[in-house]
The prediction has a mean pLDDT of 77. This is a predicted structure of a 386-nucleotide RNA (Bacterial RNase P class A) from Candidatus Syntrophosphaera thermopropionivorans. The organism belongs to Candidatus Syntrophosphaera, within Bacteria.
RNA sequence: CGGGAAAAUGAGAUGUCCACUGCUACUGAAAAGUAGGGGAGGAAAGUCCGGACACCAAAGGGCAGGAUACUUCCUAACAGGAAGCUGCAGUAAUGCAGAGCGAGCUCCACAGAAAUAAACCGCCUGAAAUAGUUAUUUUAUAAAUAUCUAUUUCAGGUAAGGGUGAAAUGGUGGUGUAAGAGACCACCGGAAAUCCUGGUGACAGGAUUUGCCAGGAAAGCCUUAUCCGGUGCAAUGCCAAAUAGGGAAGCCAAGAAGUGUUGCCCGCACGAUUAUGGCUUCCGGGUAGGCAGCUAAAGUCCAUUCGUGAGAAUGGAUGUAGAGGAAUGGACAUCAACCUCCUGAUAGAAGGAGGUACAGAAUCCGGCUUAUUAUUUUCCCGUGAG
Numbered sequence: 001c002g003g004g005a006a007a008a009u010g011a012g013a014u015g016u017c018c019a020c021u022g023c024u025a026c027u028g029a030a031a032a033g034u035a036g037g038g039g040a041g042g043a044a045a046g047u048c049c050g051g052a053c054a055c056c057a058a059a060g061g062g063c064a065g066g067a068u069a070c071u072u073c074c075u076a077a078c079a080g081g082a083a084g085c086u087g088c089a090g091u092a093a094u095g096c097a098g099a100g101c102g103a104g105c106u107c108c109a110c111a112g113a114a115a116u117a118a119a120c121c122g123c124c125u126g127a128a129a130u131a132g133u134u135a136u137u138u139u140a141u142a143a144a145u146a147u148c149u150a151u152u153u154c155a156g157g158u159a160a161g162g163g164u165g166a167a168a169u170g171g172u173g174g175u176g177u178a179a180g181a182g183a184c185c186a187c188c189g190g191a192a193a194u195c196c197u198g199g200u201g202a203c204a205g206g207a208u209u210u211g212c213c214a215g216g217a218a219a220g221c222c223u224u225a226u227c228c229g230g231u232g233c234a235a236u237g238c239c240a241a242a243u244a245g246g247g248a249a250g251c252c253a254a255g256a257a258g259u260g261u262u263g264c265c266c267g268c269a270c271g272a273u274u275a276u277g278g279c280u281u282c283c284g285g286g287u288a289g290g291c292a293g294c295u296a297a298a299g300u301c302c303a304u305u306c307g308u309g310a311g312a313a314u315g316g317a318u319g320u321a322g323a324g325g326a327a328u329g330g331a332c333a334u335c336a337a338c339c340u341c342c343u344g345a346u347a348g349a350a351g352g353a354g355g356u357a358c359a360g361a362a363u364c365c366g367g368c369u370u371a372u373u374a375u376u377u378u379c380c381c382g383u384g385a386g
Stems, first nucleotide, its partner, number of pairs: 001382010012335007020039002023036005041358001045369002048367005053232004060266004065228005070084005085098005099223002104221002106217003120162002122158011134146005170188006189213002191210008236292004246283007258270004299318008337356006
C1' cells in the first nucleotide's frame, strides 16, 4: 500500500429571539398572567421472544397443541448472553451448525446388472458342436483315439479387474483358490467394549481386545427428554348520565337449563325469595362522558473488590417526558467533526463555497431482528521498502 475478518463509540455544542407544553411558587371568583426550572431514540421501528403488573380460573388431572435440544456458567426470565467442546468451510483471522437413522416407515431422478443384497462386460469349471496342430493305431485316398488351442451354445461358480453414477459392500500388500472374495494374515482407517491419565463437564490423549466393516436425508414423517394456564393498559378500578320496565323464538322442576375454566374431556365453582323465576339466541333502541392506572424503574452514573468473561457484591451520587387525537418546534450567529469542489506549487499549510443519514415516545423493562450515517481500534493474508 492492497484485499479480508471481528468489535467499539457517537448521532453535534454554545448563545440570542419567538412559539408549544407537564410541574413548582405567587396573583386571580374563574379564564388566565408572572417567575423558575424540565420536555422524543440507538434503533423510539418490527410486534418476534421473555417478564413486571392487572384480572379470570377453588388456580386440578388427562389428551391435543406449542417451544427448546452439545457442556458449564450469567440473568427476574428468555428461542437471550459469556466461555468452552466436537464437526464442516476457509491459507488464515474467523464463520456456520449441534438429541436420535440397529424403534418403525419413507425417499435417493437419470444412467447403471444393481441404490441395500444385485451380475452388463469379464474370469474359472463342466458338457456338446465345429475348425486347426501334434502323437499313436489300423483296412493307409483316409478313418479312429488321445492331448492342446480357438470359436459358439447351455449349466454352475465369482464380485478381485473394467464400465455407469453424487454415491456401488474400507484401503495397501500377501496367503490361498479352478477362478476369486476379510475366506485368512500383516499394517493402516473406521466402529464397539474395557481400563488408565487430565478436565466440574461436553470431551481429549493413551493402552488392550474384537474381522465388528450395507451409505445419505429427521429445515423427511417420526421417536426421546425437558418445559409451558389464559387474556392483555383497548388489562383493570371508580364516578356520573342515558335508554324502549321494547318485541320474538326456545330451554329448564333441581344443584336443572346454562355460565366460567386457551381447544376437547373429566373434575370443580357459580346458578333457588323457584316459571310474575333463571338462562340462550335473534331483531330494534340508548350510552361511547370524566377520573385513576401514568411513571422512582429487576433505573442510571462513579469507585473498589472478585471473576477468563457475561456479570456479581459493597460504598457513594443521582432520580432524567408523561401527552390524551395526542406537546417536545422554528429562525439567526459562532464553533467542532467529516465529505466534495475552488485557490495554492504537482505535495501541503492556510483561506473560500456547498453539504451531512435512518427516522418520532403512549403501561414499563430485558433481549433479538431490520433501516441508516460518521469515526476509531484490533487481527489475518499478500506485496514492497528500511